A computed fold for a 332-nucleotide RNA from a Chloroflexota bacterium, annotated as Bacterial RNase P class A. Taxonomically the source falls in Chloroflexota (Bacteria, Bacillati). Its mean pLDDT, the model's own confidence on a scale to 100, is 77.

RNA sequence: CAGGUCGGUUGGACGGUCGCGGCGCCGCGAAGGCGGCGCUGAGGAAAGUCCGCACUCCACAGGGCACGGCGCCGGGGAAAUCCCGGGAUGGAGCAAUCUGUCGGAUCGGGCCACAGAAACAGGUAGCCUUCGGGUGAUAGUGAAAAGGUGGUGUAAGAGACCACCGGCGUCGGCAGCAAUGUCGGCGGCCAGGCAACCCCCGCCGGGAGCAAGGCCAAGCAGAGACGAUGGGCGGCCCGCCCUUUUGUCUCGGGUAGGCUGCACAGAUAGAUGACCGUCCAGGGGAUGCUUGCAUCCCCGGACAAAAUGCGGCUUAUAGACCGGCCUGGGGC
Numbered sequence: 001c002a003g004g005u006c007g008g009u010u011g012g013a014c015g016g017u018c019g020c021g022g023c024g025c026c027g028c029g030a031a032g033g034c035g036g037c038g039c040u041g042a043g044g045a046a047a048g049u050c051c052g053c054a055c056u057c058c059a060c061a062g063g064g065c066a067c068g069g070c071g072c073c074g075g076g077g078a079a080a081u082c083c084c085g086g087g088a089u090g091g092a093g094c095a096a097u098c099u100g101u102c103g104g105a106u107c108g109g110g111c112c113a114c115a116g117a118a119a120c121a122g123g124u125a126g127c128c129u130u131c132g133g134g135u136g137a138u139a140g141u142g143a144a145a146a147g148g149u150g151g152u153g154u155a156a157g158a159g160a161c162c163a164c165c166g167g168c169g170u171c172g173g174c175a176g177c178a179a180u181g182u183c184g185g186c187g188g189c190c191a192g193g194c195a196a197c198c199c200c201c202g203c204c205g206g207g208a209g210c211a212a213g214g215c216c217a218a219g220c221a222g223a224g225a226c227g228a229u230g231g232g233c234g235g236c237c238c239g240c241c242c243u244u245u246u247g248u249c250u251c252g253g254g255u256a257g258g259c260u261g262c263a264c265a266g267a268u269a270g271a272u273g274a275c276c277g278u279c280c281a282g283g284g285g286a287u288g289c290u291u292g293c294a295u296c297c298c299c300g301g302a303c304a305a306a307a308u309g310c311g312g313c314u315u316a317u318a319g320a321c322c323g324g325c326c327u328g329g330g331g332c
Base pairs, nucleotide, nucleotide: 001328002327003326004325005324006323007322008321009320010319012279013278014277015276016275017274018273020041021040022039023038024037025036026035027034028033043303047314048313050312051311052310053309054308055209056208057207058206062238063237064236065235067205068204069203070202071201072086073085074084075083076082087102088101089100090099091098092097103200104199108198109197110194111193112192124139125138126135127134128133147165148164149163150162151161152160166190167189168187169186170185171184172183173182174181175180213260214259215258216257222251223250224249225248226247230242231241232240280301282299283298284297285296286295287294288293289292
């Protein structure tokens, strides 16, 4: 210097004219209302509505089943399927780095297409044969077919046996809070994979949601049927509570208003916009000459907007700046 990768900040500024929402003050008006002044007025994601919580109601609110969610270790946190760090393992990349997965397959059930002789243990081709049979090395199919190398042995072969290695089990040492790592002894134990299949284990979980709810005003017109083995809770059971009210259904009438919940923005058809000028980040072109600046012209600034609040996750994002690391080139 170039490329890559990770993290962080920012994501236009000023002035003028006109126009908006809220609050306060003043003036005019009988009132509806009108005018003036001042202050203030969207985000890192406000988005998706995925997870959690606050809050509200069911409701005085417990237990269990079913159902659902999560699942390596340590820490953070109110919690979260969240965050930080670590471990094991798979994939991409030269690397920095990015990304997938994570209790149990020795409780039991189920599945592994096609190909292949065969996919929980069977035997095709081949090899040997005393022709009864033996064998599974070699070859082939496949995602996966009796662990690998070398030997002994055999009729031919094979962990059948042996040495070493790999995996597994078990008993220990060391390191670590732990997940795990590493070393050693013993053992031929050597047939897997899938649980985002059923299942088993551990932990967690009532439901519904601000259009939740609360208050006021106005207004009418209630009638009928069913039920006590009733009604209240997402489903079921127990328990608890209410009960001559309530619940379900049919027919009919009235209302759709206001306040609040609700905020140093707080709307309710939903507000911060439009125009002009200048500056600035960026891009392109032309000219000049001091090769790095100046002048001029053109383009042009992303994703996008609160609606109860908060903690996360996910998705979108023009450009500018700062820093760490990796790779390559050059110089000292």